[in-house]
RNA sequence: GGGCCGAUAGUUUAGUGGUAAAACGCUGCUUUUGCAAAGCAGAGAUUGUGGGUUCAAUUCCCACUCGGUCCA
Numbered sequence: 001g002g003g004c005c006g007a008u009a010g011u012u013u014a015g016u017g018g019u020a021a022a023a024c025g026c027u028g029c030u031u032u033u034g035c036a037a038a039g040c041a042g043a044g045a046u047u048g049u050g051g052g053u054u055c056a057a058u059u060c061c062c063a064c065u066c067g068g069u070c071c072a
Stems, first nucleotide, its partner, number of pairs: 001071007010024004018055001026042005048064005
């Protein structure tokens, strides 16, 4: 320098055009002498950045940034 893959909640991951889901973690309540475990409820994301297409973009297209991998 070039090819490919990835970037979504604090963490790990879903989501192939119609207002984003789960697990763990966090907060509250119940239970316990207390803790843990368990049950119930809740908060938490401008979907890496900037553009484009579209009535509508996490999703499709382009550039950039960062990470991984391969080639030279």

Predicted 3D model of a 72-nucleotide RNA (transfer RNA) from a Pseudomonadota bacterium. The sequence is in RNAcentral, with records from ENA. Rfam family: tRNA. Gene Ontology term of the family: triplet codon-amino acid adaptor activity. The family's RNA type in Rfam is transfer RNA. The coordinates come from a structure-prediction model, not an experiment, and the mean pLDDT is 82. Taxonomically the source falls in Pseudomonadota (Bacteria, Pseudomonadati).